[in-house]
RNA sequence: CUCAUCCAGAGGGGUGGAGGGAACGGCCCGUUGAAGCCCCGGCAACCAUCACGAGAUCGCGCAUUCCGCUAGCUGUUCAACGCAGCAGCGGGGAGGUCGUCUCGGGACAGGUGCCAACUCCGGCCCACGGCUAGCAGGCCGCUGGGGCAGAUGAG
Repeated sequence: CUCAUCCAGAGGGGUGGAGGGAACGGCCCGUUGAAGCCCCGGCAACCAUCACGAGAUCGCGCAUUCCGCUAGCUGUUCAACGCAGCAGCGGGGAGGUCGUCUCGGGACAGGUGCCAACUCCGGCCCACGGCUAGCAGGCCGCUGGGGCAGAUGAG
């Protein structure tokens, strides 16, 4: 920098001793013990994982099949053409498999993350509603949407 998610969920002990919730404004948490550190436990499922299920599809290889080509081989023929079989090359369609992608599922979960309050709420814009006002506008909100900022993951 890009993308996804952020109204769900999950805490005890030890240590420590006054802060903490990113900043600001609120509002909260905290001497019934904050931050930090250590131990144990838990939540979740972003990445990874699975001889999991369904679907899609560009591609690769394989086998089968069809078509074409060949001054190739064999047969047929006196011979040639032609025909048949084989071989090589090229191409097409269908199917299977592998891969990839999407959706879903699993797990005593490998790498992170997280475990007060919706990211605790707000600011900027829009809508809606209420109050005020002659208008412009202003203020407010257990309202809704978007944005900013932030967090986490993946790259």